This is a predicted structure of a 90-nucleotide RNA (SAM riboswitch aptamer (S box leader)) from a Clostridiaceae bacterium. NCBI's taxonomy places the organism under Bacteria, Bacillati, Bacillota, Clostridia, Clostridiaceae.
[in-house]
RNA sequence: AGCUUAUCGAGAGCAAGGGAGAGAUUUGGCUCUGUGAACUUGCAGCAACCUGCCCAUAUGGUAAGGUGCUAAUGCCAUAAGCGAUAAGGA
Numbered sequence: 001a002g003c004u005u006a007u008c009g010a011g012a013g014c015a016a017g018g019g020a021g022a023g024a025u026u027u028g029g030c031u032c033u034g035u036g037a038a039c040u041u042g043c044a045g046c047a048a049c050c051u052g053c054c055c056a057u058a059u060g061g062u063a064a065g066g067u068g069c070u071a072a073u074g075c076c077a078u079a080a081g082c083g084a085u086a087a088g089g090a
Stems, first nucleotide, its partner, number of pairs: 003088006013043005021032003025079001027077003044070003049066003052062003074082001
């Protein structure tokens, strides 16, 4: 890379570096952006998929560890049985 399962209308941003794009892809919209995009780093936060811990049955609590995430419903519609994340198995 490919496979299986679950989730995707909630929630949560500052600083430094960087210097023109970004919102996955097609097409059409709409939006964000030099009052600083992508990206990188630090710190902070959100969430609760996995582990741990508490409780001992409520599909409970906690948030230490592993991921993830922190404009707008996965921005909206459209096509592709598309994409992202978590856990698992070979």
Background:
The prediction has a mean pLDDT of 86.